[in-house]
RNA sequence: CGCCCGGGAGAGUCGGCAUCACCGCCAGUGAUGACGACGCCGAAGGAGCAACCACCCCGGAAUCUCUCAGGCCACCGGACCGGUCG
Numbered sequence: 001c002g003c004c005c006g007g008g009a010g011a012g013u014c015g016g017c018a019u020c021a022c023c024g025c026c027a028g029u030g031a032u033g034a035c036g037a038c039g040c041c042g043a044a045g046g047a048g049c050a051a052c053c054a055c056c057c058c059g060g061a062a063u064c065u066c067u068c069a070g071g072c073c074a075c076c077g078g079a080c081c082g083g084u085c086g
Stems, first nucleotide, its partner, number of pairs: 001086002004083004012038004017033006039072003045068001046066003052060002
């Protein structure tokens, strides 16, 4: 450094639409899906500052900042941590 395994944070409301369910119909309620508006989050990636490291030259650099990207039930993903193997 790579495969695999385990752990692994933050942040959501509203609106109408479609499908399904309850309901004899209407109305209404619930679930799911995608969309839109506004809001929010930082721990993929990206960018910025530079404490610090190195210093002959060439350099490296945060969990800080931004939020382009990404994300805001769960799943997935996930910086980072531990383990097996190479």
Glycine riboswitch aptamer from uncultured Ilumatobacter sp., 86 nucleotides, folded computationally. The source organism's lineage runs through Bacteria, Bacillati, Actinomycetota, Acidimicrobiia and Ilumatobacter. The sequence is in RNAcentral, with records from MGnify. Model confidence (mean pLDDT): 76 of 100. It matches the Rfam family "Glycine riboswitch aptamer". Rfam describes the family as follows. This family represents the bacterial glycine riboswitch.